[in-house]
RNA sequence: AGAGUUUGAUCCUGGCUCAGGACGAACGCUGGCGGCGUGCUUAACACAUGCAAGUCGCACGAGGACCGGAGUGCUUGCACUCUGUAGCCGAGUGGCGGACGGGUGAGUAACACGUGACCAACCUGUCUUCAGGCGGGGGACAACCCGGGGAAACCGGGGCUAAUACCGCAUAACGUCUCCCUUCCGCAUGGUAGGGAGAUCAAAGGGGGCCUCUGCUUGCAAGCCUUCACCUGAAGAGGGGGUCGCGGCGUAUCAGCUUGUUGGUGAGCCGUUACCUCACCAAGGCGAUGACGCGUAGCGGGUCUGAGAGGACGAUCCGUCACAUUGGGACUGAGAUACGGCCCAGACUCCUACGGGAGGCAGCAGUGGGGAAUAUUGCGCAAUGGCCGAAAGGCUGACGCAGCGACGCCGCGUGUGGGAGGAAGCCCUUCGGGGUGUAAACCACUGUCAGAGGGGAAGAAACCCGGGCGUCUGAAUAAGGCGUUCGAUUGACGGUACCUUCAAAGGAAGCGCCGGCUAACUCCGUGCCAGCAGCCGCGGUAAGACGGAGGGCGCAAGCGUUGUUCGGAAUUACUGGGCGUAAAGCGCACGCAGGCGGCCUGUUAAGUCCUUUGGGAAGCCCCGGGGGCUCACCCCGGAAUUGCAUCGGAUACUGGCAGGCUAGAGAUCGGUAGAGGCUAGCGGAAUUCCUGGUGUAGCGUUGGAUUGCGUAGAUUUCAGGAAGACCACUGUGGCCGAGGCGGCUAGCUGGGCCGGUUCUGACGUUCAUGUGCGAAAGCGUGGGGAGCAAACAAGAAUAGAUACCCUGGUAGUCCACGCUGUAAACGAUGGGCACUAGAUGCCGGGCAUAUAGACGUGUUCGGUGUCGCAGCCAACGCAUUAAGUGCCCCGCCUGGGGAUUACGGCCGCAAGGCUGAAACUCAAAGGAAUUGACGGGGGCCCGCACAAGCGGUGGAGCAUGUGGUUUAAUUCGAAGCAACGCGAAGAACCUUACCUGGGCUUGACAUCUUGGUGAAAGCUCCUGGAAACAGGAGCCCUCCUUCGGGACACCAUGACAGGUGCUGCAUGGCUGUCGUCAGCUCGUGUCGUGAGAUGUUGGGUUAAGUCCCGCAACGAGCGCAACCCUUGCCCUAUGUUGCCAGCGGUUCGGCCGGGGACUCAUGGGGAACUGCCGGUGAUAAACCGGAGGAAGGUGGGGACGACGUCAAGUCAUCAUGGCCCUUACGUCCAGGGCUACACACGUGCUACAAUGGCCGGUACAAAGGGCUGCGAGCCCGCGAGGGGGAGCGAAUCCCAAAAAGCCGGUCUAAGUUCAGAUUGCAGUCUGCAACCCGACUGCAUGAAGUCGGAAUCGCUAGUAAUCGUGCAUCAGCCAUGGCACGGUGAAUACGUUCCCGGGCCUUGUACACACCGCCCGUCACGCCAUGGAAGCCGGGAGUGCCCGAAGUCCGUGACCCAACCUUUGGAGGGAGCGGCCGAAGGCAAAUUCGGUAACUGGGGCGAAGUCGUAACAAGG
Repeated sequence: AGAGUUUGAUCCUGGCUCAGGACGAACGCUGGCGGCGUGCUUAACACAUGCAAGUCGCACGAGGACCGGAGUGCUUGCACUCUGUAGCCGAGUGGCGGACGGGUGAGUAACACGUGACCAACCUGUCUUCAGGCGGGGGACAACCCGGGGAAACCGGGGCUAAUACCGCAUAACGUCUCCCUUCCGCAUGGUAGGGAGAUCAAAGGGGGCCUCUGCUUGCAAGCCUUCACCUGAAGAGGGGGUCGCGGCGUAUCAGCUUGUUGGUGAGCCGUUACCUCACCAAGGCGAUGACGCGUAGCGGGUCUGAGAGGACGAUCCGUCACAUUGGGACUGAGAUACGGCCCAGACUCCUACGGGAGGCAGCAGUGGGGAAUAUUGCGCAAUGGCCGAAAGGCUGACGCAGCGACGCCGCGUGUGGGAGGAAGCCCUUCGGGGUGUAAACCACUGUCAGAGGGGAAGAAACCCGGGCGUCUGAAUAAGGCGUUCGAUUGACGGUACCUUCAAAGGAAGCGCCGGCUAACUCCGUGCCAGCAGCCGCGGUAAGACGGAGGGCGCAAGCGUUGUUCGGAAUUACUGGGCGUAAAGCGCACGCAGGCGGCCUGUUAAGUCCUUUGGGAAGCCCCGGGGGCUCACCCCGGAAUUGCAUCGGAUACUGGCAGGCUAGAGAUCGGUAGAGGCUAGCGGAAUUCCUGGUGUAGCGUUGGAUUGCGUAGAUUUCAGGAAGACCACUGUGGCCGAGGCGGCUAGCUGGGCCGGUUCUGACGUUCAUGUGCGAAAGCGUGGGGAGCAAACAAGAAUAGAUACCCUGGUAGUCCACGCUGUAAACGAUGGGCACUAGAUGCCGGGCAUAUAGACGUGUUCGGUGUCGCAGCCAACGCAUUAAGUGCCCCGCCUGGGGAUUACGGCCGCAAGGCUGAAACUCAAAGGAAUUGACGGGGGCCCGCACAAGCGGUGGAGCAUGUGGUUUAAUUCGAAGCAACGCGAAGAACCUUACCUGGGCUUGACAUCUUGGUGAAAGCUCCUGGAAACAGGAGCCCUCCUUCGGGACACCAUGACAGGUGCUGCAUGGCUGUCGUCAGCUCGUGUCGUGAGAUGUUGGGUUAAGUCCCGCAACGAGCGCAACCCUUGCCCUAUGUUGCCAGCGGUUCGGCCGGGGACUCAUGGGGAACUGCCGGUGAUAAACCGGAGGAAGGUGGGGACGACGUCAAGUCAUCAUGGCCCUUACGUCCAGGGCUACACACGUGCUACAAUGGCCGGUACAAAGGGCUGCGAGCCCGCGAGGGGGAGCGAAUCCCAAAAAGCCGGUCUAAGUUCAGAUUGCAGUCUGCAACCCGACUGCAUGAAGUCGGAAUCGCUAGUAAUCGUGCAUCAGCCAUGGCACGGUGAAUACGUUCCCGGGCCUUGUACACACCGCCCGUCACGCCAUGGAAGCCGGGAGUGCCCGAAGUCCGUGACCCAACCUUUGGAGGGAGCGGCCGAAGGCAAAUUCGGUAACUGGGGCGAAGUCGUAACAAGG
């Protein structure tokens, strides 16, 4: 520090997700040791039990035990009585403390907290210091005793008694109060200090010692000394209280709140100002800088995170607040409105004799419950601290320790070194090997931790006690205080830490992950199953993503998961974002508050800056700090603590105040353009209607029609009239704030622009709330209504058509008044000001120039367009009319859907509008641009693509292939074009893969090991059998040798063979197809952020990306063309088996001699290149025409197939990964099947006839094949063929007859002398064998068919059509197929509108599996969350009224009362009673939040449901 994820790819926007840190955690797996921390986040739920606050006998009176003394009873050891001192225990009175310490976070949005001030408005027990005092009396009440009530808790009554308990009196000031005078000061009331007068208020004793003083006088005291208490006053310290500024939270779908409320006066209360309380007077106070309400929450130091700014949190520790079962209340006290006190009420629990009582763990442990989850009913007061005490000491679940929990942080260990080209096991493998891996074993060594034995701390210093010394009080060598010193005592943890000895590698490693992000890979299993998953996504038979294994990576006594939080996220943007099209500018204007604001001067010093001082607790964080070995942790020091307050200073800027200025703004005068607005009047073309004329059969409408109108006279046409609405000319012209504004004239009226003078003097700008304007539609009332026209009706069209089209037609459109308040109200661009190259139009004004004048030209101000630089932008684009550069103000945005929604509120007559969520759901949704593909988009151009022609197919019969059906099997594959006479260029057996049956199991075939045999093999034959096979007989008896053996073969064994079994979607190879279409790319350069573009586009041209020209491109490659084969012409070489012109011979046959001339054959060469001419064209490429030539513009034909597409075809040609079978899915054999047959389709053959059939005669090819072969002549047969065998391994011989053609004859329009299917009989040939299932021959039979519906195929010249010939395969052949050969030999093409296919450019796109695409809505089904809803239930907070506990206060007080005065009584106090207030409770109406609900509304999600086709292309 970033990364993944939207796309085919790209850039951007934008969300989601991940990597990091943290935790009081929990869960899963695992777990050796120690140190330091930490541990109910939930039920402020309920609590059994124990403990957590007591102490003082040196305040007091009893009592008890012990001890001592005395006495009595006397069973001599007990009981009882009296008494004593010091110590002990101890209920009660009294004092101090239970207001601290400890817990919790419910409540609280508040002066509760934090911070800083203030108190001239306050309190303060104990402690410290100082100044004084401590005199003299009195009366009670507990305890105790007696007796009573009660179950108990406990409560009355009578009697006795002490005090540091209680109450008077005295004394009294520097206290308090009142009055007066003076001083100084401040902050308004006022305060400080001093003086005077008056009034008023205190006290308590205890311990120890002593005899100096006093009294009795041994000695003891009321005396003295000392000490601790006590009282008054002043001050301090510490603590507390109050007030104020500022700060820290969500919601405006909470906008108004408030009656003790705000202020004043008086009174009361309180510690005090005030509040608070009461009475009266006034009517205020708070609020958009967020009052009031609701929700949530203790606050801070700090903690976590972050670069920081921030964000989240507020466990442990510290400060503070609040609370103590819930609510209320006071008492006591220095202090409480009191956790372990009291009273009352409520709920709950317990006891009860039913009358009544008791209780409060949010103290420490512990229990139940809740929960994902959080510990011991431990030890000790040894330390630190607290309370009491003079002290010893007591108490202390504060605290110190221990226990439990890997809950966290930190540290240590589980060994160390050596040890193989590397054991075994396991895993992988290309079978060679590789990995685990120096890892182990093995050798040597060490000893941390744990274990055993031994030793063994620090934490402890005090108080106190004993002794010494110094000093003070004192009469004192008593005593005591203070200081110092010595000695002694005290440890829960704990026999712990630590040290040491011993033994022994011995006891101690797991968890997660391994597709990308993200470090780490293979095998097996599984087969969209099981499962995984943080996001993207994996899994449908070869899964690095599931599960296991091996291996690896990461961390490590832990590792993962879950949750939460910060970060990444600049994804709320202060630092640090945006708003034309991605989310986002209010429809427009005016304008209060608010924000911001021109130039100069002075002043002030609020902001701002500097300095001083205070404060910012400790702890935490930080420091290359110091110390405890290291380190978590702890101690010490420093720094920091951004904020706040304060003294003083500075004055540029901002602000305040004052004064001035004119450049902003406004006013004034004169011109000027305009559909600016309102009102009234007037006009015009057109439409419709009415009247009349004219006139006759149609009109009207449409893609074509129909409905409609019309013989009752329409449409058309003419004239007249009526009505309403509208306003051609009309423009990237004008005006207006926007909406919007259009005939003419007049009136009223707003704004702008230009020019000039003078004036005002910042008067400006923006604008939340607010106010006004605001298209169309719509609403209300009243008019009006020609045309148009939702709804509606009819007609068409359609599968349907509640639409598009047509004919009608009502609201409405128009007017007046009122409402509504929204639009793609758009420039999708808020307003203002300033600045920043230009060019060119248009509108309005001015100036200059020119001119006689008008045009014109130049310039300037304002407006409105287009283009364009810099700049900006994701790009598109914007660009002085900014989307550039700055400043000011407002509005708005924060992923998509849900949602222009719901609820609430406000507005509206309604329709509805404004404001405006959540649950749930998705991993995207989006913007711009790119390349393709596509379009019922456009342009250009090709092709037997159409058209023009010729011949077919589709109808018939047959052949053949396919589907289907059938079957034991009808083996398999091929499937639109591009499967279907295709694989198959030969299925009777074989082939053969299929079926039935019968056999074999190392196998029909290959290689090897081991053992055996020696011959095996081969040949002949026999038996069973359908054969395979099984059994048997005979013949034969090899070669090499180092004598071991080997070659060879068989038998047996084990490795293995074998498979036309599966996967062509695991593959190679081969092939088809687009398509012989003209395309497909690259290098460098350039352009673009990029995908990409350019080149390859453009202008021409071509069969062609063929060539030329142009051009930010220049070149190149694969394709095209050419090079190759063949054919067409010529030359040349060679002439046998070919040829024969001339010569000779001839049996007349190139037959022979001979010849090379010719044909021909085989080689080699030549020839054609738009080369030449004319024209067209840019003088180019090229095209058109011509000449010459055998051939002319690629001469004809072939071979040759770019990048790629179709997961095209083929695992059955072959090869091959993986899977599967292994006495069978292998192999052998016999028979059957592939040849089936109601049907359907494709491809063909033969026909339907006279351009023909038949008969007879007769002519002319090419290219092939031939030894298991072709087979002549001859003979036989009607024929297929048979016999026979010459010749020929072939330019020699044979197949071999070419056929159509030509000549002659016949048939005469018919199911025929056409056609030949089918069937019968008889044969021939091949073959082991023609039944299933061959071909051919002869005779006989003689079907359908008379030119073929919709539809559809081929062909542009030696082509179509037609005629025959050959060959491959092959024993034969189902061949009418395939391939090749020649003979005869046409017609037509105007042209490119249309169909199909293709190429290039361009355009749109929501497509990219690419239109066979994408995608919308209803309905149906399942699930989920949610709104409404008669109601039902519950919670919160308040209001009014009723009742009214405890209790303070007030009143009363005829009843009661010890202290004082008096003694009759009084003062004073109290009970009781009454009153105000008052918790809980009750009643009532309303409010808010939540739950639930018949029914109901929409929404979301869900591989393959229904209906349609709305959108994306002009989406029809």
Molecule: small-subunit ribosomal RNA
Organism: uncultured organism